[in-house]
Bacterial RNase P class A from a Bacteroidales bacterium, 345 nucleotides, folded computationally. It is recorded under the gene name rnpB. The organism belongs to Bacteroidales, within Bacteria.

RNA sequence: AAAAGGAACCUCGUUGUCGCUGCCAUCACCAGAUGGGAGAGGAAAGUCCGGGCAACACAGAGCACCAUACUUCCUAACGGGAAGGCAUCCGACGGAUGACAGACAGUGCCACAGAAAAGAUACCGCCGCCGCAAGACGGUAAGGGUGAAAUCGCGAGGUAAGAGCUCACGCCGAUGAUCAGUGAUGACGUCGAGGGUAAACCUUAUGGGUUGAAAGACCAAAUAAACCGAGGCUCGAGGGUUGCUCGCCCGACUCGGAGGGUAGGUUGAUUGAGACGCAGGGUGACCUGCGCCCUAGAUAAAUGACAACAUAGUACAGAACCCGGCUUAUAGGUUCCUUUACAAA
Numbered sequence: 001a002a003a004a005g006g007a008a009c010c011u012c013g014u015u016g017u018c019g020c021u022g023c024c025a026u027c028a029c030c031a032g033a034u035g036g037g038a039g040a041g042g043a044a045a046g047u048c049c050g051g052g053c054a055a056c057a058c059a060g061a062g063c064a065c066c067a068u069a070c071u072u073c074c075u076a077a078c079g080g081g082a083a084g085g086c087a088u089c090c091g092a093c094g095g096a097u098g099a100c101a102g103a104c105a106g107u108g109c110c111a112c113a114g115a116a117a118a119g120a121u122a123c124c125g126c127c128g129c130c131g132c133a134a135g136a137c138g139g140u141a142a143g144g145g146u147g148a149a150a151u152c153g154c155g156a157g158g159u160a161a162g163a164g165c166u167c168a169c170g171c172c173g174a175u176g177a178u179c180a181g182u183g184a185u186g187a188c189g190u191c192g193a194g195g196g197u198a199a200a201c202c203u204u205a206u207g208g209g210u211u212g213a214a215a216g217a218c219c220a221a222a223u224a225a226a227c228c229g230a231g232g233c234u235c236g237a238g239g240g241u242u243g244c245u246c247g248c249c250c251g252a253c254u255c256g257g258a259g260g261g262u263a264g265g266u267u268g269a270u271u272g273a274g275a276c277g278c279a280g281g282g283u284g285a286c287c288u289g290c291g292c293c294c295u296a297g298a299u300a301a302a303u304g305a306c307a308a309c310a311u312a313g314u315a316c317a318g319a320a321c322c323c324g325g326c327u328u329a330u331a332g333g334u335u336c337c338u339u340u341a342c343a344a345a
Base pairs, nucleotide, nucleotide: 002340003339004338005337006336007335008334009333010332013309014308015307016306017305018304020039021038023036024035025034026033027032041316045327046326048325049324050323051322052321053212054211055210056209060246061245062244063243064242065208066207067206068205069204070084071083072082073081074080085100086098087097088096089095101203102202106201107200108197109196110195123144124143125140126139127138128137130135152170153169155167156166157165171194172192173191174190175189176188178187179186180185216267217266218265219264227257228256229255230254231253238250239249240248241247274293276291277290278289279288280287281286
């Protein structure tokens, strides 16, 4: 200096003039004027998860439905994150992916081809015996064929020919008064001779109250506390409890129809599981302490225009109760780590 891989950050800037919106202060108190400060994102998107907050409920039991699923840790929590384990992939070094509990509880499925698709089989072949031959009988699953997948793989011995039949090594499964590790697991020993599939049904373990700021709360005003129907008034209508049943709780009016009045204001509403800086702890996600800051609150919806300078440079794109994740869209730039590589110069 280059290539490959991995991770993080930025998201146009400065100055001036005019314009828009909130807040604070002063003057006015009808409108408004002056001054000061502030004013869209890394995804604000999707509405996929988890919560905070608000209202109702809080009593559970059975059945069903849904979600998650290796280990340890982080977090308010999560289906999220960090580190590791195992498996598979790869250009076999970095690295990537995982829909990662269970196939020895049971039931299914594996088309076609093939002899046979799992309590699986003998088509070709090989061997033995009878036979002139054709062929018949018996043995075999090492070789060949079919297929995505065929009595674990590979080498030697053994055999009539073969076969885990025997042995060594290896994979897989089970197991252990063994060793290492917090653990998943790994090593070592012993046994076995060993289809796949659970994004098929299923089994096991854990978990799941509902609604959602147009949620809710308060104030003001107006009308017809009028009309019709059904049910009920403690012998309980109706409502709540993921869905249903039982149980439990609230409950005197409830549900439906037609019609009348109003649709105005305040609040919720931005001080937070908060941002930034420093120090310490930890492999890390993160945690602790100290300092310091307050940084949009619209309600039909505010941040735009012009000029100069600078620049690598705008793509995707605009808050609506708030926050933590995930997913998707995306122009350009910057930084760090690992490997090739204690190689080359």